[in-house]
A computed fold for a 252-nucleotide part of an RNA from a bacterium, annotated as large-subunit ribosomal RNA, domain VI.
Context: one part of a larger RNA
RNA sequence: CGUAGAUAUUUGAGGGAAGUCGUCUCUAGUACGAGAGGACCGAGAUGAACGAACCUCUGGUGUACCGGCUUUGCUACCAAGUGAAGUGCCGGGUAGCUACGUUCGGACGGGAUAAGCGCUGAAAGCAUCUAAGCGCGAAGCCUCUCCCAAGAUUAGAUAUCAUGAGCCCCUGGAAGACUACCAGGUUGAUAGGCUCUAGGUGUAAGCACGGUAACGUGUUAAGCCGAGGAGUACUAAUGCGCUCACUUGUUC
Numbered sequence: 001c002g003u004a005g006a007u008a009u010u011u012g013a014g015g016g017a018a019g020u021c022g023u024c025u026c027u028a029g030u031a032c033g034a035g036a037g038g039a040c041c042g043a044g045a046u047g048a049a050c051g052a053a054c055c056u057c058u059g060g061u062g063u064a065c066c067g068g069c070u071u072u073g074c075u076a077c078c079a080a081g082u083g084a085a086g087u088g089c090c091g092g093g094u095a096g097c098u099a100c101g102u103u104c105g106g107a108c109g110g111g112a113u114a115a116g117c118g119c120u121g122a123a124a125g126c127a128u129c130u131a132a133g134c135g136c137g138a139a140g141c142c143u144c145u146c147c148c149a150a151g152a153u154u155a156g157a158u159a160u161c162a163u164g165a166g167c168c169c170c171u172g173g174a175a176g177a178c179u180a181c182c183a184g185g186u187u188g189a190u191a192g193g194c195u196c197u198a199g200g201u202g203u204a205a206g207c208a209c210g211g212u213a214a215c216g217u218g219u220u221a222a223g224c225c226g227a228g229g230a231g232u233a234c235u236a237a238u239g240c241g242c243u244c245a246c247u248u249g250u251u252c
Base pairs, nucleotide, nucleotide: 001151005161006160007159008158009157010156014148015147016146017145020048021047022046023045024044025043026042032037050105051104052103053102054101058099059098060097061096065092066091067090068089069088070085071084072083073082074081075080109143110142111141116136117135118134119133164244165243166242167241169185170184171183172182173181190236191235192234193232194231195230196229197228199225200224201223206219207218208217209216210215
């Protein structure tokens, strides 16, 4: 820009993805075979590799969370903190992101066939799967499953609306390079704060008691806490704007 209004839901021409393989058990030590050995068909179980989604579990990461330890500077000193030392080093770890983790997938079926196997059957009184005709037959082909899809210019369909719709701006996001998308903008839980809570760390500081002291015990499963959950208008989503569209009749 088109599809001659908008929004929502769709059809599916067409395109893409997937498509794998093993082992064990039963049937059955059956059929077969002198024996040794040992099935077809069918049923079930369990794996490998590959793929998708996810984070409940198991782990990883988690330099804005908690604790421990050392040297040194500073807060006058003690104690308590804080800066630097690769996050100073070490032990853990929420959310998120993840695999080594979890769940799921390849199915079933239909159609037309290949090699091949047949039926009927002449040419050629026989024979012949083929010449006319008919059937079976593959991990392959077309479907079936999943995804995209009306620029499918053949531009489709249905429902609703037709008067408002959108933008800018702002608060944000399991959305994101930007844009876009999504949730909201006081008729409000969108983010922050606060309260409660999940979860993490592991019993704070101060004081008291015991000990010569290092330290221990009690107060205290304490104190602190990033991204999780719920609640709550305390803070910020203010205000002013912008664009588009519609709204009559007649004639051609």
It was read from a public genome assembly.